This is a predicted structure of a 504-nucleotide part of an RNA (small-subunit ribosomal RNA, 5' domain) from a Phycisphaerae bacterium. Its mean pLDDT, the model's own confidence on a scale to 100, is 83. Rfam family: Bacterial small subunit ribosomal RNA. Gene Ontology terms of the family: ribosome and structural constituent of ribosome.
Context: one part of a larger RNA
RNA sequence: GCGCGUACGCUGGCGGCAUGGCUAAAACAUGCAAGUCGAACGAGAACGUCCACUUCGGUGGACUAUUAAAGUGGCGAAAGGGCGAGGAAUACGUUUCUGACGUGCCCCAAGGUGAGGGAUAGCCCCGAGAAAUCGGGAGUAAUACUUCAUAAUCCCGUUGCGGAUCAAGUCGCUUCGGGCAAAGGCUUGCUGCCUUGGGAUCGGGAAACGUCCUAUCAGGUUGUUGGUGGGGUAACGGCCUACCAAGCCUACGACGGGUAGCGGGUGUGAGAGCAUGACCCGCCGCAUCGGGACUGAGACACUGCCCGGACUCCUACGGGAGGCUGCAGUAACGAAUCUUCCGCAAUGCGCGAAAGCGUGACGGAGCAAUGCCGCGUGCAGGAUGAAGCCCUUCGGGGUGUAAACUGCUGUCAGGGAAUAGGAACAAAAUGACCAUUCCCAGAGGAAGGGCCGGCUAACUUCGUGCCAGCAGCCGCGGUAAUACGAAGGGCCCGAGCGUAGCGC
Numbered sequence: 001g002c003g004c005g006u007a008c009g010c011u012g013g014c015g016g017c018a019u020g021g022c023u024a025a026a027a028c029a030u031g032c033a034a035g036u037c038g039a040a041c042g043a044g045a046a047c048g049u050c051c052a053c054u055u056c057g058g059u060g061g062a063c064u065a066u067u068a069a070a071g072u073g074g075c076g077a078a079a080g081g082g083c084g085a086g087g088a089a090u091a092c093g094u095u096u097c098u099g100a101c102g103u104g105c106c107c108c109a110a111g112g113u114g115a116g117g118g119a120u121a122g123c124c125c126c127g128a129g130a131a132a133u134c135g136g137g138a139g140u141a142a143u144a145c146u147u148c149a150u151a152a153u154c155c156c157g158u159u160g161c162g163g164a165u166c167a168a169g170u171c172g173c174u175u176c177g178g179g180c181a182a183a184g185g186c187u188u189g190c191u192g193c194c195u196u197g198g199g200a201u202c203g204g205g206a207a208a209c210g211u212c213c214u215a216u217c218a219g220g221u222u223g224u225u226g227g228u229g230g231g232g233u234a235a236c237g238g239c240c241u242a243c244c245a246a247g248c249c250u251a252c253g254a255c256g257g258g259u260a261g262c263g264g265g266u267g268u269g270a271g272a273g274c275a276u277g278a279c280c281c282g283c284c285g286c287a288u289c290g291g292g293a294c295u296g297a298g299a300c301a302c303u304g305c306c307c308g309g310a311c312u313c314c315u316a317c318g319g320g321a322g323g324c325u326g327c328a329g330u331a332a333c334g335a336a337u338c339u340u341c342c343g344c345a346a347u348g349c350g351c352g353a354a355a356g357c358g359u360g361a362c363g364g365a366g367c368a369a370u371g372c373c374g375c376g377u378g379c380a381g382g383a384u385g386a387a388g389c390c391c392u393u394c395g396g397g398g399u400g401u402a403a404a405c406u407g408c409u410g411u412c413a414g415g416g417a418a419u420a421g422g423a424a425c426a427a428a429a430u431g432a433c434c435a436u437u438c439c440c441a442g443a444g445g446a447a448g449g450g451c452c453g454g455c456u457a458a459c460u461u462c463g464u465g466c467c468a469g470c471a472g473c474c475g476c477g478g479u480a481a482u483a484c485g486a487a488g489g490g491c492c493c494g495a496g497c498g499u500a501g502c503g504c
Base pairs, nucleotide, nucleotide: 001504002503003502004501006500007499008498009497010496013375014374015373016372017371018370019368020367021333027330028329030328031327032326035075036074037073040072041071048063049062050061051060052059053058082286083285084284092210093209094208095207096206097205098204101203102202106199107198108197109196110195111194112193113192114148115147116146117145124137125136126135127134128133154179155178156177157176160173161172162171163170184191185190186189212258213257214256219249220248221247224246225245226244227243228242229241230240231239261283262282263281264280265276266275267274268273288309289308290307291306292305311322312321313320314319339365341364342363343362347361348359349358350357351356378408379407380406381405388399389398390397391396412445414440415439416438417437418436419435421434422433448493449492450491451490452489453474454473455472459488460487461486462485463484469476470475
């Protein structure tokens, strides 16, 4: 000098764009944050309104109603959003490999979609319980479940031939045997379903190199290192297991300890470098702590399940419920960090044929000078120069064209009116919020902070008297203090100015 997710002190007019729990990965009241499909299915008739009756308790009918709420089934819930605890390498980054692999939805191509069956929610009846919830009976549907058929270029085994490759679980052709599928719906031309091949996308796995401090950590290791058989996986592999061998890593730092999410980037610097990883993007890890699997194309799953621990809550004491490191918000901690707001109008995502529904993603508004940028707080004229204040050698000098006064302008703020654009979808319709234009009034509502001994731009008077105090360093103050306090004046910045901390 520059910078910061800053904080504190004094001060504070407006706008745009950003940013805003760095500490307790400590605990959380309340609301919301993942639904959707009636064009898969059976059923059903709530609330409310009107009419009629009424023993005034209600009852019946119509509309509501192709409804709501609930259930079976499908897809989604593995995305989006949050955080950085752990992890020093199973992470991340770069370059390769996968002849060792998967991929729902989407696209392309080929073929198929035949015949049956038994259940079970819901509903009804009965029962247990304070509740959470559960048991029994009767009985019903499906794109739920299931049997059979048909079927290959698919799968398994098998015979033979060939191509490329250093080689390998690669590719093509071929013989024989065995095996495997489906679901319908509606508006009748659309959509769905099944098998196979290909694509696209997204992922799984492997290798090399790079990636902080510590030797006051020098030896470490028994599934350890390799092999064979088996298991397991989408897939290679001690990934797991039995047996066999005795290996493997290490001073180019193994093993141990400490610290830490990594990168794109960011700050600084002429650069090399040093420091750093808030916001945004990619990857990884985590979801009260620990463990486990289930479902599924995909999870060992933040707002799924089970078990154990800690904690909190309800209870009729028998038993149950919960997880904000989602958005707001609370309390706590702390130098310190916001609204329990509006909207799905836009962008995107899920579901749906669509209309549409949902979405604290997102779009916006609110709060905070936290930062960057822009604007304003007037403009012109106006005295050998008012008053006040300060200084004075008492002559005068300074504040100072500064003010008053005169003339003008109309940014921002204020009041009123109108309306493009953000709006895209065939048209129409559609704006939470922002914005644009015009008119009115009238200088009105809008300046402070630090400093003035040297470094370092800026000086006098009074007060004080080694006191009170200042101070980044040197140092000031003990009666003439440009260094303390005040005033006048000045210097520097300016809606900011200083101080503190940290980095270069």